Annotation
A computed fold for a 1447-nucleotide RNA from an uncultured bacterium, annotated as small-subunit ribosomal RNA.
RNA sequence: UAGGGUUUGAUCAUGGCUCAGAACGAACGCUGGCGGCAGGCUUAACACAUGCAAGUCGAACGCCCCGCAAGGGGAGUGGCGCACGGGUGAGUAACGCGUGGGAAUAUGCCCUUUAGUGCGGAACAACGUCGGGAAACUGACGCUAAUACCGCAUAAUGUCUACGGACCAAAGAUUUAUCGCUAAAGGAGUAGCCCGCGUCUGAUUAGCUAGUUGGUGAGGUAACGGCUCACCAAGGCUACGAUCAGUAGCUGGUCUGAGAGGAUGAUCAGCCACACUGGGACUGAGACACGGCCCAGACUCCUACGGGAGGCAGCAGUGAGGAAUAUUGGACAAUGGGGGAAACCCUGAUCCAGCCAUGCCGCGUGAGUGAUGAAGGCCUUCGGGUUGUAAAGCUCUUUCGGGUAGGACGAUGAUGACGGUACUACCAGAAGAAGCCCCGGCUAACUCCGUGCCAGCAGCCGCGGUAAUACGGAGGGGGCGAGCGUUGUUCGGAAUCACUGGGCGUAAAGCGUGCGUAGGCGGUUAUACAAGUCAGGAGUGAGAUCCCAGGGCUCAACCUUGGAAUUGCUUUUGAGACUGUAUGACUAGAGACCUAGAGAGGUUGGGGGAAUUCCCAGUGUAGCAGUGAAAUGCGCAGAUAUUGGGAGGAACACCAGUGGCGUAGGCGCCCAACUGGCUAGGUACUGACGCUGAGGCACGAAAGCGUGGGGAGCAAACAGGAUUAGAUACCCUGGUAGUCCACGCCGUAAACGAUGUGUGCUAGUUGCUGGAUCGCUUAGCGUUUCAGUGACGCAGCUAACGCAUUAAGCACACCGCCUGGGGAGUACGGUCGCAAGAUUAAAACUCAAAGGAAUUGACGGGGACCCGCACAAGCGGUGGAGCAUGUUGUUUAAUUCGACGCAACGCGAAGAACCUUACCUACGCUUGACAUACCGGUUGCGGUUUCCAGAGAUGGAGACCUUCAUUUAGUUGGACCGGAUACAGGUGCUGCAUGGCUGUCGUCAGCUCGUGUCGUGAGAUGUUGGGUUAAGUCCCGCAACGAGCGCAACCCCUAUCGUAUGUUGCCACCAUUUAGUUGGGCACUCUAAUGAGACUGCCGGUGACAAACCGGAGGAAGGUGGGGAUGACGUCAAGUCCUCAUGGCCCUUAUGGGUAGGGCUUCACACGUCAUACAAUGGUCGGUACAGAGGGUUGCCAAGCCGCGAGGUGGAGCCAAUCCCAGAAAGCCGAUCGUAGUCCGGAUUGGAGUCUGCAACUCGACUCCAUGAAGUCGGAAUCGCUAGUAAUCGCAGAUCAGCAUGCUGCGGUGAAUACGUUCCCGGGUCUUGUACACACCGCCCGUCACACCAUGGGAGUGGGGUUUGCCAGAAGUAGGUAGCUUAACCUUCGGGAGGGCGCUUACCACGGUGAGCUUCAUGACUGGGGUGAAGUCGUAACAAGGUAACC
Repeated sequence: UAGGGUUUGAUCAUGGCUCAGAACGAACGCUGGCGGCAGGCUUAACACAUGCAAGUCGAACGCCCCGCAAGGGGAGUGGCGCACGGGUGAGUAACGCGUGGGAAUAUGCCCUUUAGUGCGGAACAACGUCGGGAAACUGACGCUAAUACCGCAUAAUGUCUACGGACCAAAGAUUUAUCGCUAAAGGAGUAGCCCGCGUCUGAUUAGCUAGUUGGUGAGGUAACGGCUCACCAAGGCUACGAUCAGUAGCUGGUCUGAGAGGAUGAUCAGCCACACUGGGACUGAGACACGGCCCAGACUCCUACGGGAGGCAGCAGUGAGGAAUAUUGGACAAUGGGGGAAACCCUGAUCCAGCCAUGCCGCGUGAGUGAUGAAGGCCUUCGGGUUGUAAAGCUCUUUCGGGUAGGACGAUGAUGACGGUACUACCAGAAGAAGCCCCGGCUAACUCCGUGCCAGCAGCCGCGGUAAUACGGAGGGGGCGAGCGUUGUUCGGAAUCACUGGGCGUAAAGCGUGCGUAGGCGGUUAUACAAGUCAGGAGUGAGAUCCCAGGGCUCAACCUUGGAAUUGCUUUUGAGACUGUAUGACUAGAGACCUAGAGAGGUUGGGGGAAUUCCCAGUGUAGCAGUGAAAUGCGCAGAUAUUGGGAGGAACACCAGUGGCGUAGGCGCCCAACUGGCUAGGUACUGACGCUGAGGCACGAAAGCGUGGGGAGCAAACAGGAUUAGAUACCCUGGUAGUCCACGCCGUAAACGAUGUGUGCUAGUUGCUGGAUCGCUUAGCGUUUCAGUGACGCAGCUAACGCAUUAAGCACACCGCCUGGGGAGUACGGUCGCAAGAUUAAAACUCAAAGGAAUUGACGGGGACCCGCACAAGCGGUGGAGCAUGUUGUUUAAUUCGACGCAACGCGAAGAACCUUACCUACGCUUGACAUACCGGUUGCGGUUUCCAGAGAUGGAGACCUUCAUUUAGUUGGACCGGAUACAGGUGCUGCAUGGCUGUCGUCAGCUCGUGUCGUGAGAUGUUGGGUUAAGUCCCGCAACGAGCGCAACCCCUAUCGUAUGUUGCCACCAUUUAGUUGGGCACUCUAAUGAGACUGCCGGUGACAAACCGGAGGAAGGUGGGGAUGACGUCAAGUCCUCAUGGCCCUUAUGGGUAGGGCUUCACACGUCAUACAAUGGUCGGUACAGAGGGUUGCCAAGCCGCGAGGUGGAGCCAAUCCCAGAAAGCCGAUCGUAGUCCGGAUUGGAGUCUGCAACUCGACUCCAUGAAGUCGGAAUCGCUAGUAAUCGCAGAUCAGCAUGCUGCGGUGAAUACGUUCCCGGGUCUUGUACACACCGCCCGUCACACCAUGGGAGUGGGGUUUGCCAGAAGUAGGUAGCUUAACCUUCGGGAGGGCGCUUACCACGGUGAGCUUCAUGACUGGGGUGAAGUCGUAACAAGGUAACC
């Protein structure tokens, strides 16, 4: 020393991305009251108009001007200064800087000290005259002074020296005082030089270097030195990174950080470098000189075109660039600098002011009181809540700002730009002064409206597709506050490069293996040294900054004093453990020797048999071969099969084994030769000889390459046959490289134990291999031990899985490697290779993940077990026909709407002619057909009815009738009418906003919880296991023990028997009758009700002494007796807003309400579901028998009569165990038909009727007569059913005026089959794999097509940098000099010495040219890559992914 979000259904760990913090020379957006202190071109070292930034001295000098003079001014000579101060960071990777040292130096002004300051001379400016030029400027001649210049003298403590000696200076000014000058020594400060150490990135830069390294000599410099030159030698630097390339001023410090570090080098301070670009020197103490000179170049300006001038990276300022950075201000008052003796002058250094919220700090924008909790806003469940004591109101105050007056310090005498400033007093008045961002999570803060994957937001995750706390607005809230946000950058968090402080079995990561160089590390012991190490002292580590303690501005920021610190370097004195070095010794490491031993260790040569194939010959005949099934292929020219013989190549069965050997790759018949390593035991040998190992070297499977052989089998490519939608595959038949040998390359593999090598330590048990020891009861057994190789397991470790003396434990030594996924092990460059390719190895761009282990599910063309009319075994159907009905589609003004795999489709609809009705057309209504509230009116409201118009609703005109309750009354209530407004109304939308209800998996046996235990955790356990069951049913076992919802039972019907009741039911007995009709009876049937009975209870067997199962007895019924009701946790955004309810949205003279007509009934077709058939187990006719359960007053309707019939008439009975519907039908007994489109079948059509109803046209049902279609048992496929079931037969009911082939019930007749669980479908449990979790209808790969993006190659093209050869050579310096020239000195007067100009040589900038290297940009075309919405083709991977996957 703080963490959070984000990979998953969830979890742990790995790992990246991202956020919260601090900072800034910042910029941008919105906003802006005051003051203090600081800061202010980070970009174009881009170009600059204008002004200013370095002058001064008359006490060095002459001249000119003004003035009477004193004095003042001017240009010039001369002196000092201009090398400081100020600016900038281009260059520089360097002794440039930092730090610590060093010796071979110079030094103006200043300080100290010593000595001196004598005598002469010649000029040149200014000035004057004459000229040239546009200008800048300049020529000739003449005059002149000096502290300007020169000579002589003097000369050491100075310099040189051959030690004899030689040589070297000065300046004066002034009235005094004093200031100067010369030589020399010392000091101080400054500057130059040298050295150790430190100082960025790249090895895809590995070799660099000829003045290079050293020596000798000379030259040169203030000074050492290859600094320069001549000669000699061949050195010097480099893996501890030379050279090259890129980038960069360095430091004190600054920011951040717990620190270590990381980043940075504005302001302030130290050093360096630069001054338009390049080169050069001059002067000087000092420069190679920012405001000096010369040359070259670019640019700008002036010009009379001949020539000239310039350099803001000084202060202001301008343009340009840019996201961006200020005034052409005041003053020398202070501090400091230059000159001067001084006064003083100069000073854009400096001190101040101006501008800018750029930063830090401080202050203010008011304070108290004030509840009708005002108004307004917003929300609302309509009650209220909130804004909110907030406002208003009342009472106060006056900081800042404003006004008036006074008024400093800075100055120790004079001098104040700032400045009438700071500060003080008084006055007025709440008066002039608040914004910005945010409110989904991280992250403090929530509602409404608008919008509707749009507009937009977004730091990450992500919001937005009609109820958005995430967009926009509003109200409210949170944060900070004269600021607030955003963007950018740095550090932090990030232990995410890990020194402090990480890792590498599976997440990224151990080189394929060994040998070995450098390097790193190294056993025991003694002595010495003192390099590392430790301790003390000294020097240094500038000042400022940071920190601590004081002090000063009212506080603070800020300023200031002192201290501490500056972790470093140098030096010195000690210590001697450890490391090191040196010397000596030792034997435990390592090696050596001896004796034994095992082995597919390696190389070479020889030998062997089995098998395949081929060849020859024999026997023999029609097939063989191959597959899921086939075909291609082989075979009558004789195959396959079989026998004998031969050839050739390759590989070595059994033994054979988590057995052996080898460093790894790898090694397997037998024998021999050569040869490496290993193990055990012993020893009187050596004496640390060791470990690891960057580079390097060697070995290194398979495939591949080269040359030459060889070639039996196998077999890429290839061919054919199949399969398939396709099949460039899987399968089959062939078949070439290759596989084999020799020699040479290649150098890679999932080269794996995915685990580097070595050493030591840390419980065991057990197997195998090879040795040795000891003991014994000796074909052997046992003990101990060494080496190797396996299994299990403790501690420990691990994210878990797992590892566990063969470590992934505990430690040490050394090497290699990793740092999100993709791009990519790719491009470029280098190296290697014959090639293939290998090795080394990026970036742009893109994503917020990618990946590991384990968990729960789901899934699998994984496994095991079990169940179900799931299959099988059966019976009957559907699919073919016509018809009915529903649906799609089509049509239509409308054909209302919904339902769509199972789980929509005779479904909502238990019944569309009108109504229903929701749809269409037309016509009419607007507070409405309906509800509540208000006002007014009326008991003429309403009912019955007539006429007219109209399709009707409706409108108009009449006639008749008279009825609310209450109160004493007024009235009140109700009803109705009229009016106005709130509102009504909606089968309009959203079932993906909902409630409720329902379907489905499924009547499947499951789904969970509490406590405990295990696991870091998700979770597990329980619920798994052994049995058993219809069942998570029960038993046993068990870290589980219990419990809940389900199962079962409790409920209803039914089967048996009681009890009870006997009417409307029943009738055995007694009478009676046509008839249980009547009397009688309640035994029987039946019946409202209530009980009994069935429980694996009993017996036998099996089982584990269990649960249970099998068989049996008894019983009406036997193992759930049969049937029903009953539907766990949940799934399907399943269905329904058109049953109902309901949020939101929408319509409001219409999407509401009314009426009439039409439509829902269409019709080329397609599908579902029924009914009827195709016939003789039948049709038709006649006769005849037996149910159950229901319904009935708006009803069921008898008998009788009429009609062929539907029906009509009639009216008895019945509110129903009484009467009616009501004849049950199949069946049975007869007759007929005789296999045919029929005496089957009944569609369709014509005619005639009946019934219901206001009304049967669109569009009802039924009857009669006539008509008599398809159809002769139904392709692929598919449905139901396990017993009173299927099949078959009729009956009743709901709905309903009428209308069933539908639906719901009822009974009659009444089968067949089930070996069994391999397969199909569905389900349950356990297990396994998984890249799935929207869960296999999952996931996901690659080509192609389209768009965009970055990038590689590319004929080249254009820039930049750099190297090198050659040419060239300005200015300048140095050398030379035969030309020209020359005041001082010398002179013998001729000249000389010396100088200057010119010429020339050397060096060299710019420039030119050729070649090379490097970098950037660009380029037709082209390569792959990435990203994109629902494109195309296939389906490679994930399950055994349907051919296991992978290298």